[in-house]
RNA sequence: AAAACUAUAAUUUUAUAGUUGCGUAUAGUUUGGGGAAUAUGGCCCAAGAGUCUCUACCGGACCACCGUAAAUGGUCCGACUACGCAGGAUUGAGUCAUCAUG
Repeated sequence: AAAACUAUAAUUUUAUAGUUGCGUAUAGUUUGGGGAAUAUGGCCCAAGAGUCUCUACCGGACCACCGUAAAUGGUCCGACUACGCAGGAUUGAGUCAUCAUG
C1' cells in the first nucleotide's frame, strides 16, 4: 500500500537512484561564555554536550512573565539530515480515510 513519472545504465523490458510512506537517531534538546533588544522587546555570535550518526539544533502562533532590569518560561503547529525497510499490473469484493452534494 497511491500512482506513475524523471534520471542513468544496459538494450526493449529489466536494474539502480529520486519523488512517497514508515522505522531508527534527537528530546528540532541542553551547558557555560561574549554581545544585543526592552512591555511595539524577549535576539545575535562563537564553543561544548547530546546520536553505535554526517548534518541540523530553528521559524511561527497563542498564553505567561519581566514595571525598564537582565533574564526568560509553557503549550501547540511546522523541517532538514544520516541509515534501514516498503510500495509491479489488471479485475472484483470488503473496510477505512478524505472530498463533494443532500

A computed fold for a 102-nucleotide RNA from Lentibacillus sp. CBA3610, annotated as Purine riboswitch aptamer.
Its mean pLDDT, the model's own confidence on a scale to 100, is 76.
The RNAcentral record of the sequence draws on Rfam.
Its Rfam family is "Purine riboswitch aptamer". Rfam describes the family as follows. Riboswitches are metabolite binding domains within certain messenger RNAs that serve as precision sensors for their corresponding targets. Allosteric rearrangement of mRNA structure is mediated by ligand binding, and this results in modulation of gene expression. A class of riboswitches that selectively recognises guanine and becomes saturated at concentrations as low as 5 nM. In Bacillus subtilis, this mRNA motif is located on at least five separate transcriptional units that together encode 17 genes that are mostly involved in purine transport and purine nucleotide biosynthesis.